[in-house]
RNAcentral holds the full RNA, with entries from ENA and SILVA.
Predicted 3D model of a 464-nucleotide part of an RNA (small-subunit ribosomal RNA, 3' major domain) from an uncultured bacterium.
Model confidence (mean pLDDT): 80 of 100.

Context: one part of a larger RNA
RNA sequence: UGACGGGGACCCGCACAAGCGGUGGAACAUGUGGUUUAAUUCGAUGCAACGCGAAGAACCUUACCUGGGCUUGACAUAUUUAUGAAAGCUUUGUGAAAGCAAAGUCCUCUGCGAGCUUGCUCAAAGACAUAAUUACAGGUGAUGCAUGGCUGUCGUCAGCUCGUGUCGUGAGAUGUUGGGUUAAGUCCCGCAACGAGCGCAACCCCUAUCCUUAGUUGCCAGCAUUUAGUUGGGUACCCUAAGGAGACUGCCGGUGAUAAGCCGGAGGAAGGUGUGGACGACGUCAAGUCAUCAUGGCCCUUACGGGUUGGGCUACACACGUGCUACAAUGGCAUCUACAGUGAGUUAAUCUCCAAAAGAUGUCUCAGUUCGGAUUGGGGUCUGCAACUCGACCCCAUGAAGUUGGAAUCGCUAGUAAUCGCGGAACAGCAUGCCGCGGUGAAUGCGUUCCCGGGCCUUGUACU
Numbered sequence: 001u002g003a004c005g006g007g008g009a010c011c012c013g014c015a016c017a018a019g020c021g022g023u024g025g026a027a028c029a030u031g032u033g034g035u036u037u038a039a040u041u042c043g044a045u046g047c048a049a050c051g052c053g054a055a056g057a058a059c060c061u062u063a064c065c066u067g068g069g070c071u072u073g074a075c076a077u078a079u080u081u082a083u084g085a086a087a088g089c090u091u092u093g094u095g096a097a098a099g100c101a102a103a104g105u106c107c108u109c110u111g112c113g114a115g116c117u118u119g120c121u122c123a124a125a126g127a128c129a130u131a132a133u134u135a136c137a138g139g140u141g142a143u144g145c146a147u148g149g150c151u152g153u154c155g156u157c158a159g160c161u162c163g164u165g166u167c168g169u170g171a172g173a174u175g176u177u178g179g180g181u182u183a184a185g186u187c188c189c190g191c192a193a194c195g196a197g198c199g200c201a202a203c204c205c206c207u208a209u210c211c212u213u214a215g216u217u218g219c220c221a222g223c224a225u226u227u228a229g230u231u232g233g234g235u236a237c238c239c240u241a242a243g244g245a246g247a248c249u250g251c252c253g254g255u256g257a258u259a260a261g262c263c264g265g266a267g268g269a270a271g272g273u274g275u276g277g278a279c280g281a282c283g284u285c286a287a288g289u290c291a292u293c294a295u296g297g298c299c300c301u302u303a304c305g306g307g308u309u310g311g312g313c314u315a316c317a318c319a320c321g322u323g324c325u326a327c328a329a330u331g332g333c334a335u336c337u338a339c340a341g342u343g344a345g346u347u348a349a350u351c352u353c354c355a356a357a358a359g360a361u362g363u364c365u366c367a368g369u370u371c372g373g374a375u376u377g378g379g380g381u382c383u384g385c386a387a388c389u390c391g392a393c394c395c396c397a398u399g400a401a402g403u404u405g406g407a408a409u410c411g412c413u414a415g416u417a418a419u420c421g422c423g424g425a426a427c428a429g430c431a432u433g434c435c436g437c438g439g440u441g442a443a444u445g446c447g448u449u450c451c452c453g454g455g456c457c458u459u460g461u462a463c464u
Base pairs, nucleotide, nucleotide: 002463003461004460005459007458008457010455011454012453013452015448016447019412020411021410022409023408026325028323029322030321031320032319033318034316035315042053043052064311065310067308070305073136077135078134080132081131082130083129084128088105089104090103091102092101093100094099108127109126110125113122114121115120116119138300139299141298143296147294148293149289150288151287152285154283159198160197161196162195163194164193165174166173167172178189179188180187204277205276207274209245210244211243212242213241214240215239218235219234220233223232224231248271251265252264253263254262255261327405331364332363333362334361335360336359343353344352345351371402376397377396378395379394380393381392382391418440419439420438421437422436423435424434
């Protein structure tokens, strides 16, 4: 100087408290451990691994295993040699395919020059293709403790430093401490310091109000018209999308040190960072990734490379994480009926895809039930060469556990939690996952003693 303390002072955060809803008990889905296996490919492992890489494992993917096959190779560049009946294409045999073998067809292009029958032949050289050859290719092989790049984390925490000066023998200190204040090393005042940089904030995007411009595919107040903004018409309203305005503690009162600021008020669509996002300082964890990619040296080279069939990644005494569905009457079922916003479809404010909870009526009447839907049997549909291992969905039947969950533990402060559906990516097909969207829409917050994490000052230390 740091680090640490079951030392002290101050401060903050859904950290506690106050509330609401969960997890932990059940069934199932999914990931992991373990076990099993020929193989169950590999990685991720406290927070910060475990619905993670994977925005989608039937084949492919695929890296794993089994079997049968290839060896300049599936791919790149070059050397030399050969061939232009080589290769390719078609067919056959064998085979699970890959491959191997055979038959048929198929005489490339440009041509220095030469020959003659003047439109043919020969032909150096080159191009192209194939085969062989040698260099090499190839490796999801090992090392993330050799690395780049990217990422997580402390943490959107308020910190981390430098120049000059001054102090100290020096390591270093000062500045950055102190008094106030702030979300903030934010600002003010003071001060052997004076300045500066990276962070903070602002600049960027979205959203909330208004104005201007524009008026189709949008909209419809008034006038006609229609089943219907449908048509005429209009461009006021809504909306769309470009440009502006607006919020700055600007104004008033109080308080404060006449400061920074704080409290209250006015006006205002919005008030003190308006809301949300993007944005992550110096560094920490030899954190993660050699399997995105790149890369050093190491290792394999008829195999640790490459192609293929089938299997596996989907196993199952068990343990854990994350979810979904429930255990019901604030409900289940039946019928009727209303209202979105993202977005996608090659183009489309034009066409298409388009809700549920809510509301109304009826029924069930507290039961393992008209709750709950697992499991199993049968029959189908769709995708796809192919649903046996191992897809999704529909119908009939079946109708398991489960009556609110121990210790413990998680999320959330407002259009939030909770609840309800809708869309999208990837995708032939396959979400209870993920990423978005809107509908309905709460409760609580006394406060900082305590738990956890963090910041600043100070103190102790046998640690650095």